Context: one part of a larger RNA
RNA sequence: UUGGGCGUAAAGCGUCUGUAUUUUGGUUUUCAAGUCCGCCGUCAAAUUCCAAAGCUCAACCCUGGACAGGCGGUGGAAACUACUAAGCUAGAGUAUGGUAGGGGCAAAUGGAAUUUCUGGUGGAGUGGUGAAAUGCUUAGAGAUCGGGAAUAACAUCAACGGCGAAAGCACUCUACUGGGCCGAAACUGACAUUGAGAGACGAAAGCUAGGGGAGAAAAUGGGAUUAGAUACCCCAAUAGUCCUAGCCGUAAACGAUGGAUACUAGGCACUGCACGUAUCGAACCAUGCAGUGCUGUAGCUAACACGUUAAGUAUCCCGCCUGGGAGUACGUUCGCAAGAAUGAAACUC
Numbered sequence: 001u002u003g004g005g006c007g008u009a010a011a012g013c014g015u016c017u018g019u020a021u022u023u024u025g026g027u028u029u030u031c032a033a034g035u036c037c038g039c040c041g042u043c044a045a046a047u048u049c050c051a052a053a054g055c056u057c058a059a060c061c062c063u064g065g066a067c068a069g070g071c072g073g074u075g076g077a078a079a080c081u082a083c084u085a086a087g088c089u090a091g092a093g094u095a096u097g098g099u100a101g102g103g104g105c106a107a108a109u110g111g112a113a114u115u116u117c118u119g120g121u122g123g124a125g126u127g128g129u130g131a132a133a134u135g136c137u138u139a140g141a142g143a144u145c146g147g148g149a150a151u152a153a154c155a156u157c158a159a160c161g162g163c164g165a166a167a168g169c170a171c172u173c174u175a176c177u178g179g180g181c182c183g184a185a186a187c188u189g190a191c192a193u194u195g196a197g198a199g200a201c202g203a204a205a206g207c208u209a210g211g212g213g214a215g216a217a218a219a220u221g222g223g224a225u226u227a228g229a230u231a232c233c234c235c236a237a238u239a240g241u242c243c244u245a246g247c248c249g250u251a252a253a254c255g256a257u258g259g260a261u262a263c264u265a266g267g268c269a270c271u272g273c274a275c276g277u278a279u280c281g282a283a284c285c286a287u288g289c290a291g292u293g294c295u296g297u298a299g300c301u302a303a304c305a306c307g308u309u310a311a312g313u314a315u316c317c318c319g320c321c322u323g324g325g326a327g328u329a330c331g332u333u334c335g336c337a338a339g340a341a342u343g344a345a346a347c348u349c
Stems, first nucleotide, its partner, number of pairs: 004321003007304002012318001014201004023192001025088001027086002033081002035077009049065003054060001091191001092188003096183004103177002106174001108172001110154001114150008125136002162169002206247006215241001220236004258317006266295009276285001299306001323348002331342004
C1' cells in the first nucleotide's frame, strides 16, 4: 500500500488558461519490454517447517527432505498493457446557416430626484426626537414659483428571469469585440481529460500620483441618554466613496459541495433553439437538445438533507484534512506601506 475521509464535525485552491505528468475510443497489423508457461544455474552453514535417529522422556542434538520466493540464463505463448504501421468516426475540433443575452470595452445622449446659486411671492418660525437640545432663521429662514450649475445613481419594466470562468454585469443609442446554444452533416481524424510548477483575471477596504466632490458618511466636534456612555438617538463634518494611470491579491471569494466521462423512476414550472401539428397568422398541444428552479422514487446519509444540476452507482486526474499551541515564531519571496504567500517546533491533552 491493499483498506479512512473533505455540504453542516478537520478538510475543495477565489476562478480560469495551460507545461511536465497521469489516464485515454473502434478495427487490423508488427514486436516481445511488461505479462504467462517450461527447463538450467545460483541464493554458505546454522535458524523455520516436515520425516526419522540418539540422550529413560523433553529441552537439546544428529541425519535427510521440502514449502514459499528472489536474481540470472535459455526456449516458447501472444489475449491484455506498451511499441510499429495502416485505416475508422460515436469523443474533440474547424467551416457553415440561424438565434437569445444587464458578457466585455469605448464614445455619445436622456429624464426624475438631491444639493447649491440667483430672482419673485410671503412674513415667523423651522428642523429634529421617545421627549428634547445643539443647529438654521427678521442680515428674511422654512414654504411656494421661475431660471442656472454640479455630482452620483439609473424608479416602473423586473421575474422563481438572462449573461459571464469566477469576481461580477441593468436608463437609452452607436462602433468594435469574446463566448454559448440550436440545425444540417462538408472537413480533420483521438487532435481528448486532468493539471504539480507557471501565467492571467480577481468584490470591498486600503496605498501612490493627478482630477472631481451632489448625496450619504469611518475618524472628529457638539447636543442628548446614562451611575458612566470613548456607543445606540440627534446636529454638523473630513478621509474615502466617483474618474484616469498604477499597486494590493484578500472575503461567510458560499452551492460552506474541485474538474471530466458514463449510467440510474417520474411529476410540475420557466428560459433559448429546432421540428411536427394547428391557424389567415399566432397562441395552445406533442417531441428532441441546451440551461434554470421546485417536488420526489431507488439509493445514499450520524442526522439534517441530497436525489439525472447527486451528497446515488462507477472510472480518471488534481487539491486538501488528522486536538490545542498556530495560520503563530523563524527564514525566504512579493509589496511604497498596510500586509500577503510559504510555514514549523517545544510544550500540553